[in-house]
Context: one part of a larger RNA
RNA sequence: GGACGAACGCUGGCGGCGUGCCUAAUACAUGCAAGUCAACUGAAGCAGUUGUAGCAAUACGGCUGUGGAGGUGGCGCACGGGUGAGUAACACGUAGGUAAUCUGCCUUCAGGUCUGACAUAACUCAGCGAAAGCUGUGCUAAUAUCAGAUUAUGCAGCGGCUUGGCAUCAAGACAGUUGUUAAAGCUUCGGCGCCUGAAGAUGAGCCUGCGUCCCAUCAGCUAGUUGGUAAGGUAAUGGCUUACCAAGGCGAUGACGGGUAGGGGACCUGAGAGGGUGGCCCCCCACAAUGGAACUGAAACACGGUCCAUACACCUACGGGUGGCAGCAGUAGGGAAUAUUGGUUAAUGUGCGAAAGCGCGAACCAGCAACGCCGCGUGUGCGAUGAAGGCCUUCGGGUCGUAAAGCACUUUUUGCAGGGACGAGGAAGGACGGUACCUGCAGAAUAAGUCUCGGCUAACUACGUGCCAGCAGCCGCGGUAAAACGUAGGAGACGAGCGUUAUCC
Numbered sequence: 001g002g003a004c005g006a007a008c009g010c011u012g013g014c015g016g017c018g019u020g021c022c023u024a025a026u027a028c029a030u031g032c033a034a035g036u037c038a039a040c041u042g043a044a045g046c047a048g049u050u051g052u053a054g055c056a057a058u059a060c061g062g063c064u065g066u067g068g069a070g071g072u073g074g075c076g077c078a079c080g081g082g083u084g085a086g087u088a089a090c091a092c093g094u095a096g097g098u099a100a101u102c103u104g105c106c107u108u109c110a111g112g113u114c115u116g117a118c119a120u121a122a123c124u125c126a127g128c129g130a131a132a133g134c135u136g137u138g139c140u141a142a143u144a145u146c147a148g149a150u151u152a153u154g155c156a157g158c159g160g161c162u163u164g165g166c167a168u169c170a171a172g173a174c175a176g177u178u179g180u181u182a183a184a185g186c187u188u189c190g191g192c193g194c195c196u197g198a199a200g201a202u203g204a205g206c207c208u209g210c211g212u213c214c215c216a217u218c219a220g221c222u223a224g225u226u227g228g229u230a231a232g233g234u235a236a237u238g239g240c241u242u243a244c245c246a247a248g249g250c251g252a253u254g255a256c257g258g259g260u261a262g263g264g265g266a267c268c269u270g271a272g273a274g275g276g277u278g279g280c281c282c283c284c285c286a287c288a289a290u291g292g293a294a295c296u297g298a299a300a301c302a303c304g305g306u307c308c309a310u311a312c313a314c315c316u317a318c319g320g321g322u323g324g325c326a327g328c329a330g331u332a333g334g335g336a337a338u339a340u341u342g343g344u345u346a347a348u349g350u351g352c353g354a355a356a357g358c359g360c361g362a363a364c365c366a367g368c369a370a371c372g373c374c375g376c377g378u379g380u381g382c383g384a385u386g387a388a389g390g391c392c393u394u395c396g397g398g399u400c401g402u403a404a405a406g407c408a409c410u411u412u413u414u415g416c417a418g419g420g421a422c423g424a425g426g427a428a429g430g431a432c433g434g435u436a437c438c439u440g441c442a443g444a445a446u447a448a449g450u451c452u453c454g455g456c457u458a459a460c461u462a463c464g465u466g467c468c469a470g471c472a473g474c475c476g477c478g479g480u481a482a483a484a485c486g487u488a489g490g491a492g493a494c495g496a497g498c499g500u501u502a503u504c505c
C1' cells in the first nucleotide's frame, strides 16, 4: 500500500447493487416450511319426491340428485432448503476403468392387456384409557391383495457352432432342448394408464494412477492382519462376511501414532514465482439432539419416516405418554459482533394432476444495518470600505478572506400535486407498487465531518502545564521560553465518512 462476512470511537443527506451468528453442531415457546390425484369407498349438510304416526306443528324413515369430511390406493416425500460436527480418506481434484453393475419418471421400437377369488380400512355397534391411543364385533370397494391361463428375443439349466478379445469372457446365430415368470383399469370417448422385452437418455454404485497440512520430542505397525480355496452376501468386484490352509502385508520415498482440517472451482496479495484464505455464488462430500438398527422403495439405512438405547425438556388422573429449528422468521444463552415472529405464489423452478388447478419460508419481493462497492448532493456567478469578530503582532500591520454580508441565478436533491409502467410471448390475471419513471409548483431551501500538523510524513504559532498531567507505530517528547502533553487560532489529508483495533499478503 492492498484486502475484510469485521468490531469499536466520533459523525451521518440520498440512491443502485450486493452482504449480514465467524462465538454455543448450545437449548428452543409460537406460526409456517410437502403435498397432490378422471383408481376406490363415501359421513355430515343441501335440494326434490314419497311413506308412517299425528287435527296440526312436527318426529321417524324410504328413494333420487347434489355434496364431498374421513379412509383405502397411486405418485411425491431420497429433490429443493440448512449446517460444517466428523473426516488426512479414493473424502475431494484430475485422468481412466467397469469384459464386475443398477437406473422410477422421460424418449424410441416390438408384443400383450384373458378368467376368477379371498380379505380389509373407512363405516356400524360394544368396550378400555386422564390423554396419547387401543381392542373386539358386523358390512363393503378398488389401478389394494391373491390364484389360474397364455408367452419370448426375458430368466435359469444343458448341448455344441462362428467371430473377436484381455485370463475370468464378449458378440452372434442355433427357427436346439428342458423348466419357469406378466398385466388394471378409468374416461368428458379426445385420450390417460397397466404388463413384457430391446435400446437410448439421465442419475448413481464400485475400482485404479497421480495430487492433497503440521509433528520423528510418534520408529516400528498389523491376526481378518496379507494371500489362497470354498461358501455366503450384494445390483455388482472384493476378507465384505464365515470355515479351512499358508505366513504373510506395510514402513525413513515416513508406516503406525498424535495434532489440526470438510475438498474443489475460486478469493486476497504479489511484476511473477510464491504466500494466505475456502464467507457469499457453483460442484462434490458428510451430518440432522447423541449412539445404533433395519423397513419401505428405482434410489435412504431417510432433517420436518419407523424401532431401540442415552441425555435433556414437556404433559399426566402417576398407570403412562410426547418432542427434536445445522428449514424461514423468532426467543433465551454465549459473544466485540450479525436483521422481520413481513408480503406473494405475479415471475422462475418444482411435486401431484389429462387439464383447470392445488401446494411450495425453494424463489421473487419488501423491512432493518454506512457492513461493503459504486454514483449523486450539501449550491452557482459576481462581490474589498479587504466590514464586524477571532487569532498573532516588531503595534506599522498580518491572517481567517471573496470567506461572510449584499446582488443576480439554478433546483440535482427535498417537499407537495398530477400522470404512471416494463416485468404477462394469444383474452384476462402483478406480491413488488401508486414503486421506478415523467410533468408541474415551492424555495438556498433539507444535508459535513473525522483524523493529523517533532522526524519517518503533507501541515506552526500563542497560551496553559512544569519528568506533573499526559503523548507514543518506531525513534522518542514533558524537570519554566514544549512546533511532540492540553486548549485556541491557523494549516494539511480524506470526505458521508474519518480514525483505531484484529487478521492476511
Base pairs, nucleotide, nucleotide: 001505002504003503006501007500008499009498010497013376014375015374016373017372018371019369020368021334026332027331028330030329031328032327035075036074037073039072040071041070045066046065047064048063049062050061051060052059053058082287083286084285092211093210094209095208096207097206098205101204102203106200107199108198109197110196111195112194113193114148115147116146117145123138125136126135127134128133154180155179156178157177158176159174161172162171163170164169185192186191213259214258215257220250221249222248225247226246227245228244229243230242231241232240262284263283264282265281266277267276268275269274289310290309291308292307293306312323313322314321315320340366342365343364344363348362349360350359351358352357379409380408381407382406389400390399391398392397414442415441416440417439418438419437423432449494450493451492452491453490454475455474456473460489461488462487463486464485470477471476

Record summary: Predicted 3D model of a 505-nucleotide part of an RNA (small-subunit ribosomal RNA, 5' domain) from an uncultured bacterium.